[in-house]
Model confidence (mean pLDDT): 85 of 100.
A computed fold for a 538-nucleotide part of an RNA from a Longimicrobiales bacterium, annotated as large-subunit ribosomal RNA, domain I.
Rfam family: Bacterial large subunit ribosomal RNA.
NCBI's taxonomy places the organism under Bacteria, Pseudomonadati, Gemmatimonadota, Longimicrobiia, Longimicrobiales.
Context: one part of a larger RNA
RNA sequence: UGCACAUGGUGGAUGCCUUGGCACGAACCGGCGAUGAAGGACGUGGCAAGCUGCGAAAAGCCUCGGGGAGCUGCAAGCGAGCUUUGAUCCGGGGAUGUCCGAAUGGGGAAACCCGGCGAGGGUAAUACUUCGUCAUCCCGCAAGGGAAGCCAACCGGGGGAACUGAAACAUCUAAGUACCCCGAGGAAAAGAAAUCAAACGAGAUUCCCUAAGUAGCGGCGAGCGAACGGGGAAGAGCCCAAACCGUGGGGGGUAAAACCUCUGCGGGGUUGCGGGGCUCAGGGGACGGUGGUCGAAAGCGUAGCGGAACGCGCCUGGAACGGCGGACCGGAGAAGGUGAGAGUCCUGUAUGCGAAACGCGAGUAGAGCGCUACCUGAGUACCCGAGUAGGCCGGGGCACGAGAAAUCCCGGUUGAAUCUGGGGGGACCAUCCUCCAAGGCUAAAUACGAGUUCGUGACCGAUAGCGAAUAGUACCGUGAGGGAACGGUGAAAAGAACGCCUGACGGCGAGUGAAAGAGAACCUGAAACCAUGUGCAU
Numbered sequence: 001u002g003c004a005c006a007u008g009g010u011g012g013a014u015g016c017c018u019u020g021g022c023a024c025g026a027a028c029c030g031g032c033g034a035u036g037a038a039g040g041a042c043g044u045g046g047c048a049a050g051c052u053g054c055g056a057a058a059a060g061c062c063u064c065g066g067g068g069a070g071c072u073g074c075a076a077g078c079g080a081g082c083u084u085u086g087a088u089c090c091g092g093g094g095a096u097g098u099c100c101g102a103a104u105g106g107g108g109a110a111a112c113c114c115g116g117c118g119a120g121g122g123u124a125a126u127a128c129u130u131c132g133u134c135a136u137c138c139c140g141c142a143a144g145g146g147a148a149g150c151c152a153a154c155c156g157g158g159g160g161a162a163c164u165g166a167a168a169c170a171u172c173u174a175a176g177u178a179c180c181c182c183g184a185g186g187a188a189a190a191g192a193a194a195u196c197a198a199a200c201g202a203g204a205u206u207c208c209c210u211a212a213g214u215a216g217c218g219g220c221g222a223g224c225g226a227a228c229g230g231g232g233a234a235g236a237g238c239c240c241a242a243a244c245c246g247u248g249g250g251g252g253g254u255a256a257a258a259c260c261u262c263u264g265c266g267g268g269g270u271u272g273c274g275g276g277g278c279u280c281a282g283g284g285g286a287c288g289g290u291g292g293u294c295g296a297a298a299g300c301g302u303a304g305c306g307g308a309a310c311g312c313g314c315c316u317g318g319a320a321c322g323g324c325g326g327a328c329c330g331g332a333g334a335a336g337g338u339g340a341g342a343g344u345c346c347u348g349u350a351u352g353c354g355a356a357a358c359g360c361g362a363g364u365a366g367a368g369c370g371c372u373a374c375c376u377g378a379g380u381a382c383c384c385g386a387g388u389a390g391g392c393c394g395g396g397g398c399a400c401g402a403g404a405a406a407u408c409c410c411g412g413u414u415g416a417a418u419c420u421g422g423g424g425g426g427a428c429c430a431u432c433c434u435c436c437a438a439g440g441c442u443a444a445a446u447a448c449g450a451g452u453u454c455g456u457g458a459c460c461g462a463u464a465g466c467g468a469a470u471a472g473u474a475c476c477g478u479g480a481g482g483g484a485a486c487g488g489u490g491a492a493a494a495g496a497a498c499g500c501c502u503g504a505c506g507g508c509g510a511g512u513g514a515a516a517g518a519g520a521a522c523c524u525g526a527a528a529c530c531a532u533g534u535g536c537a538u
Stems, first nucleotide, its partner, number of pairs: 001537009015523001016488002020460002022457007029449002031150002039100003042055003046078002050074002061094006070082003105114003115134007136147004154185001155183005165172001169219001195202002206233005216224002237441003240385001244267009272419001274384003277380007288372004293367002299360004304353003310326001312325004327344002329333001335347003390414007400426001421436005475482002495522001498509004
């Protein structure tokens, strides 16, 4: 020095555990903010560094409920106190709430600096100080009102890639995706046929299943990919513009009017078996519709309460929740805890009950007030959304890449008709069918999950599971930004009084404990690695 065995050390694998995560489901809720948010800075405790709470009224104040014996957060200790005259704690409402932050009196390198005005304190007077007030934009004559900023995804809109695929690559694809911007709501968007259909008919929109990977589109490559129809969820329909009537204002016109024109308001009117207006003639009625005003309750939520049955015997053990024997409850044998494995010990569970206050219910039900119908026939030809529809050129969107390319949207250029009218039915024409554009509103079925509550798991179990068993911390970076690791004594601290060695660390006794080879560097304690002893080899 190597090998082997043994005994230790080191180390922290493995097993077991779970305070933490992950995923899914259901319900609720879906906003906060100039009455100053979200998020912070700095303070605040008797002793107080961190976290948590709170705000100079500062781990708190008031009040109304709940609750019922202890309490002064995590978190021990010392000290000092509180509490059945009901504390601590839980819930509702309120008060206070420094400074920064949209930040808003002005400034500014956030948490700082400097002001004006009014009122108060203070001073002989200044100084100093407290409270209030003073940004901008929009609406409004003013008084006054509103906006702004933040927020997980979902939604609508404006912009809009590339990698990639095509086994290269350019049309194409990826994809109208990612990403940026604007805006809104609890949902958003869409929506009451100028829709489909096909010779039969349907009857707003949205979502799901299907039709169907079909018809099609496509360097007919890669790939993209409908609709009709059928079955479900939900279900709801309405209001203007115009003709005409009334009334007010401006301009023109007139001697004054009439009249023309522009315009405000009220009535009227809203449709495709075309509808409406106007003129004339006639009929029959309704308790419905609508506008604004006032405005509940049940119930639910935000604390809680009751809630059955072994104080059984013996055995093992440190401990009974185990074993044996004997009982009981069960609308409760879910689960967790308790010194091992508990229906009957504790918390609970089934089940039953509960709110002074606030919120939802809901500006709903309802109340009273105002306004109001509708139908038929004849005539008349007044109205029925214009720089619109459509054409052409250039783009975009439609499953559809210019294609035979309809339909829809945009830019340019042109440019109709008013029911004897107009659009569509995939070039186009005819016949036929169908529907009324160029104004607007509209619940539900649908999407999402930041937050709250409940539940579940052939999800993880500390190199796993979130990055995080708390941490966006420590640390790194000028910065944008990047970004960890560290869990486990024991049933209970009973956390080792006292003695001995030592400067201490550490150890040996003693003691505790079931166990100390559970001693805090603490459950189990693998391997690498190190050491000691013995044997063998050299």